[in-house]
């Protein structure tokens, strides 16, 4: 340099002047108050003041409430090679298997050279293993069951035989050539080539489809075929390595067991709901209005007393609500409890920001991380504040302009001319996405541009 | 802030256990009846299934990720 890939950081910055916010301190005050004081608001300083995503609300916590439980999904949901981080996660790290992947081996097929030939070299094509740096994987189970697989196609799930390929029969055609007669010529027979029709055998080649029941070569065969054999490939065992996923090897098996589970399902793990308008305390105002549900107080059977009302005792059932359903206990349940509908407020203070926190530096780990030490304190608020102007300065886009350096050109000339291009010059115009609201870990989405720091192959140089 | 439902033709809706070329009323446009309009008949047009990726031989159906649209919630007695 040239192809190719891959991390991690920033998102302007420095000065002025104006402007917004919370908090503190101090001044100043409507107003209330007998006073003491209380205080809306207002102004002076002062310190802090938005993100890598603050977005999406897509996972996973923490914190709250759900009076506490305890079990079970007969209910939904979820993740899903192993093995480690972590509060935890569907996140991250390693590692494994797969698929792409620059190229690199091997067959075979074609062209082209060289050669006397064997054979060599070049080069296209198509198949089959290996395969860099790295990309991507929703990557359990398909020999538990069910269920799908349309059109096409002969056949699509323990499938098939259209077209072809071949042996055999029958019937024809053509003919080397044999035989008999023989003058020409007929007549038999006829290797072998061929066309029909029959019976078969075959699954190599065509054709169909996403997908046709192992690939490639060689042998073999009437034609073929794992029919046999070599290599790959796959199943079953068994040994070795590794914590495992799974890799090697050995032995045996011609091969059985097509895809789909982001179709039911099965395995094996994980999950109570709600969510800061959670909640917790005060303090104001109103109709504690009007609708429906309801446990106890019982309801139904039976048996006895009783003339009846009634009464006794058995034995059975029995509701709402309480944040998935059931069951089990537990609470409430008659000036009570749910639900609906109507009414009344828009009000303070907590929850709130010190937290799995941030920064440095050292230690263990391949890492993800974890520990030790030191040092920092960083918005917490109400529809809600961080924003604008000047200059300088950075970056990138376009533009002029040829005055200057490169460049080209023209020339005898240190001299003229060009401006496509680099750089100087000089204007202009851009600098994104976005914007806390309880907090954290992540993941995805958007983002004007910058800077950094690597990997692998190739070429050339020393 | 927080939970949740929705998206197929101008309107309103269907669309089965993923299947070949997505239906249906109403609208619109021609004709036709009628003097004439409407009613009525008959043809007829009209679709990125919101948008992208991705499983699958195959996607309106499944799966994700964005895009627009609506709905609901506070305290007090």
């Nucleotide at each position: 340099c040239c192809a190719g890939g891959g991390g991690g950081c920033c998102g302007g910055g420095c000065a002025g002047c104006c402007g917004c916010g919370u908090c503190a301190c101090g001044c100043c005050a409507a107003g209330g108050g007998a006073a003491a004081c209380c205080a809306a608001g207002g102004c002076u300083u002062g310190c802090c003041g938005a993100g890598g995503a603050a977005a999406g609300u897509c996972c996973g916590g923490g914190c709250u409430c759900c009076a506490c439980g305890a079990a079970a999904c007969g209910a939904g949901g979820g993740u899903g090679g192993c093995g480690g981080g972590u509060a935890a996660u569907g996140c991250c790290c390693g590692c494994c298997g797969g698929a792409c992947g620059a190229g690199u081996u091997g067959c075979c097929a074609g062209a082209u050279u060289u050669g006397a030939a064997a054979g060599g070299g070049u080069u296209u094509g198509g198949c089959a293993g290996c395969g860099a740096a790295g990309u991507c994987c929703a990557g359990g189970g398909a020999a538990a069951g069910u269920g799908c697989c349309a059109c096409a196609g002969a056949g699509a799930g323990c499938a098939g035989a259209c077209c072809g390929c071949u042996c055999c029969u029958u019937c024809g055609a053509c003919a080397a050539g044999c035989u008999c007669a023989g003058g020409a010529u007929g007549a038999g027979c006829g290797g072998g080539u061929u066309g029909a029709a029959g019976a078969a055998g075959c699954a190599a080649g065509g054709g169909u489809g996403a997908a046709a029941g192992g690939g490639u070569g060689c042998g073999g065969u009437a034609a073929g075929a794992g029919c046999g054999c070599a290599c790959c490939g796959g199943g079953g065992c068994c040994c070795u390595g590794g914590u495992a996923a799974c890799a090697g090897g050995g032995c045996u098996c011609g091969c059985a067991c097509g895809g789909c589970a982001a179709a039911c399902c099965c395995c094996a793990c994980c999950c109570g709901g709600a969510g800061c308008a959670a909640g917790a305390c005060c303090g104001a105002a109103u109709a504690g209005g009007g609708g429906u549900g309801g446990c106890g107080c019982g309801c139904u059977g039976g048996u006895c007393c009783g003339c009846a009302a009634g009464g006794a005792u058995c034995a059975g059932c029995u509701g709402a609500u309480g944040u998935g359903u059931u069951u089990c206990g537990c609470a409430u349940c008659g000036a009570c409890c749910g639900c609906c509908c109507g009414g009344g407020u828009u009000g303070g203070u907590c929850g709130c920001u010190u937290g799995a926190g941030c920064c440095u530096u050292g230690u263990g780990g391949c890492g993800a991380c974890a520990c030790a030490a030191g040092g920092c304190c960083u918005a917490g608020a109400g529809g809600a504040a961080u924003g604008g102007c000047u200059g300088c300065c950075a970056g990138c886009g376009g533009g002029g302009a040829u005055a200057c350096g490169g460049u080209c050109u023209c020339u005898u000339g240190u001299g003229g001319g060009a401006u496509a291009c680099c750089g100087u010059c000089c204007g202009c115009g851009c600098u994104a996405c976005a914007g806390a609201a309880c907090c954290c870990g992540g993941c995805u989405u958007a983002c004007a541009g910058g800077c950094u720091c690597c990997c692998u192959g190739g070429c050339g140089a020393a | 802030g927080g939970g949740c439902c929705u998206g197929u033709a101008g309107c309103u809706c269907a669309g089965u256990u993923g299947g070949u070329u997505a239906g249906a009323g109403c609208u619109g446009g021609c004709c036709g009846c009628u003097c004439a309009u409407a009613a009525c008949g008959g043809c007829u047009a009209g679709g990125u299934c919101g948008c992208g990726g991705g499983u699958u031989c195959g996607a309106g159906u499944c799966c994700u990720g964005c895009c627009g649209g609506g709905c609901c919630c506070a305290c007090c007695a």

Background
Predicted 3D model of RNase P RNA and transfer RNA as a complex of 539 nucleotides. Rfam match: Bacterial RNase P class A. It is annotated as a ribozyme.